[in-house]
Molecule: SAM riboswitch aptamer (S box leader)
Organism: Mucilaginibacter pedocola
């Protein structure tokens, strides 16, 4: 770096260094010297992967091996800790309100991104 699933309206911050820009991108709205982005150090949430406990299944046969959209768990690999991915953009659906259309408002899908597991 591409791919390939699966998830994205939950949840979780204190402190040191350091000092101007951060939220991916555009276009908004928003955070910021009552200190951002970072890094670092402690604490946390979460439950993808690993283990590890139990349950169910399937093989082997007396030491077990496999396996599950299953329920814990939180030792080990990640990740996360402002706003739903902060919002939207593109397609599509509505006997939504007032004829159509566009606008608005809702659903839904796409594409974009971000973890993660696996694989190049």
């Nucleotide at each position: 770096u591409a791919c390939u699933u699966a998830u994205c309206c939950a949840g979780a911050a204190a402190g040191a260094c350091a000092g101007a820009g951060g939220g991916a991108a555009a276009g908004g709205c928003c955070c910021u010297a009552u200190g951002a982005u970072g890094u670092c150090u402690u604490a946390g949430c979460a439950a993808c992967c690993u283990g590890u406990a139990c349950c169910g299944g399937c093989c082997a046969c007396c030491u077990g091996g496999c396996u599950g959209u299953g329920u814990g768990u939180a030792a080990g690999g990640u990740g996360c800790u402002a706003a739903u991915u902060c919002c939207u953009g593109c397609u599509u659906c509505g006997u939504g309100a007032a004829c159509c259309a566009a606008c608005c408002c809702g659903g839904a899908g796409a594409c974009a991104g971000a973890u993660a597991a696996g694989c190049u």